Molecule: transfer RNA
Organism: Methanosphaera sp. rholeuAM130
RNA sequence: GCCGUCGUGGCUCAGUAGGUAGAGCGUUCGGCUGUUAACCGAUUGGUCACAGGAUCGAGUCCUGUCGAUGGCG
Repeated sequence: GCCGUCGUGGCUCAGUAGGUAGAGCGUUCGGCUGUUAACCGAUUGGUCACAGGAUCGAGUCCUGUCGAUGGCG
């Protein structure tokens, strides 16, 4: 320098025929228990790396930039 993959709540990820975002863990509160843990219920929180474009509408398509990772030189 070229090519590919990835970048979504604190963490790990799901969400690809485009229709206004979910799960598990975690946080907080409560129940249960003599207490803790476990278990049960509720709660909390992301404008989807950044910018722009096409579209009535984008996490999801297109372009550029940044970052991570793999391959080639």